[in-house]
RNA sequence: GGGCGAAGCUGGGGGUGUCGGGCAUCGGCCCGACUGAGAAAAAACCCUUUGAACCUGAACCGGAUGAUGCCGGCGGAGGAAAGCUUCCCCCCCAUCGG
Numbered sequence: 001g002g003g004c005g006a007a008g009c010u011g012g013g014g015g016u017g018u019c020g021g022g023c024a025u026c027g028g029c030c031c032g033a034c035u036g037a038g039a040a041a042a043a044a045c046c047c048u049u050u051g052a053a054c055c056u057g058a059a060c061c062g063g064a065u066g067a068u069g070c071c072g073g074c075g076g077a078g079g080a081a082a083g084c085u086u087c088c089c090c091c092c093c094a095u096c097g098g
Stems, first nucleotide, its partner, number of pairs: 001090003005087006011048004017034007054079003060073004
């Protein structure tokens, strides 16, 4: 100096749906079921350019389901949040020894 090697720290980004039952002051709230890392209030979880976390297209298309972005397609399409430290590996230079 390099690493499309690992870990950590700090900062930042993001989602929270569907259905059933109950309650209601009709805005919602509580309990349960489903998928999921996460289905809201948690020092949670996921993601942070090496970016499929997440958003847009989208009240999209196909399939499945009691129902849903539930699965697949759309799609590597467009957008999307970064710095530092340590360790490891490689290369170069200098020094020392043979």
The RNA shown here (TPP riboswitch aptamer (THI element)) has 98 nucleotides and comes from an Immundisolibacterales bacterium. Its mean pLDDT, the model's own confidence on a scale to 100, is 76. Of the family's consensus pairs, 95% are formed in the model.